[in-house]
The RNA shown here (transfer RNA) has 72 nucleotides and comes from an archaeon.
RNA sequence: GCCUGCGUAGCUCAGUGAUAGAGCGGCUGUCUUGUAAACAGUAGGUCGAGGGUUUGACUCCCUUCGCAGGCU
Numbered sequence: 001g002c003c004u005g006c007g008u009a010g011c012u013c014a015g016u017g018a019u020a021g022a023g024c025g026g027c028u029g030u031c032u033u034g035u036a037a038a039c040a041g042u043a044g045g046u047c048g049a050g051g052g053u054u055u056g057a058c059u060c061c062c063u064u065c066g067c068a069g070g071c072u
Stems, first nucleotide, its partner, number of pairs: 001071007010024004018055001026042005048064005
């Protein structure tokens, strides 16, 4: 230098055009002498960034940033 993949909640990841979700974690409550566990509830996201297509974009296209791998 070229090619490919990945980037979504604190962490690990779903979501392949129509309301952004799960598990774990956090917080509150119940239970307990207390803690843990269990149960119930709850908060947390400009979906890496910019632009385009579309009635509508996490999703499709272009550019760009970061990370990983491959080729030379």
It matches the Rfam family "tRNA". By type it is a transfer RNA. The coordinates come from a structure-prediction model, not an experiment, and the mean pLDDT is 83.